Molecule: Guanidine-I riboswitch aptamer
Organism: uncultured cyanobacterium
This record gives sequence, C1' cells and structure tokens, in this order.
RNA sequence: GGACAGCGCUUCCUAGGGUUCCGAUCCUUCUUGUGAGGGAUGUCUGGUCCGAGAGGAACGGGCCGACGCUCAGCACACCGCAGGGGCGGCUGCUGGCUGUCGGUAGCACGGAGGGACAAAAGCCCGGGAGAC
Repeated sequence: GGACAGCGCUUCCUAGGGUUCCGAUCCUUCUUGUGAGGGAUGUCUGGUCCGAGAGGAACGGGCCGACGCUCAGCACACCGCAGGGGCGGCUGCUGGCUGUCGGUAGCACGGAGGGACAAAAGCCCGGGAGAC
C1' cells in the first nucleotide's frame, strides 16, 4: 500500500442489552370490594422492543468448475458443394448467456469518547484510532 477469501440500506434467530408499553413486586389514595387511580423498583426469571465485522441460518450477488445453447468471433486439418471470389458441415479455441447443476465464503487484538430510540448494549461512528 491492497483486499468479494473482509459483498448486501434483505430476512429470520442467538449471545448480549436496557425499561417507553404489558406483566411482576413494593408503597400509597379513594373505595363495601378480588375494583379504580398515582408513585417507585430492571439489584424483576418474563411478553413487546434493540441486537453482533470479529455468533448462527436463509436468500440474493461475486468468484471457480462441469455441462448446455441452430448466440457471436476466429482457425489448422478433414468432408460436401462450387469453380477462382468462396459457401456449408464437422471439430477446436475465445467470448456471451436476462442457461442448468455443483462448489467457495479463510483470518479477525482493539480502547477512550461520542450518537439514536423510552433506555442500554457485543447497536451506530467502527474490520475506525491504536496494536500486531
């Protein structure tokens, strides 16, 4: 210095996270009441919610391979037609495919500070600064 082996304004989930809302617990007011209201607690296992570059899965894209395609270009030999200009077939190579199938996706230490929603975080700044 580079990086698609480090891709995605995609979806589902987990570790983790807090406390608007629901529930829970406690206090309190009214009340005949197992009812209604207010406040506090996330040092409440919860539901909703947020949620990973260095967690999982799916899908899509990228890349690689095989095969396919009367899709294109080029070419030696061969075959056929033609007859001096060649044309067609076959085969091969290269490319294309808004074709099919299969594969690949390794590595990864990391602050402080700031930001959002009610709030926090392994969220975002950020595979950042820095370290190696």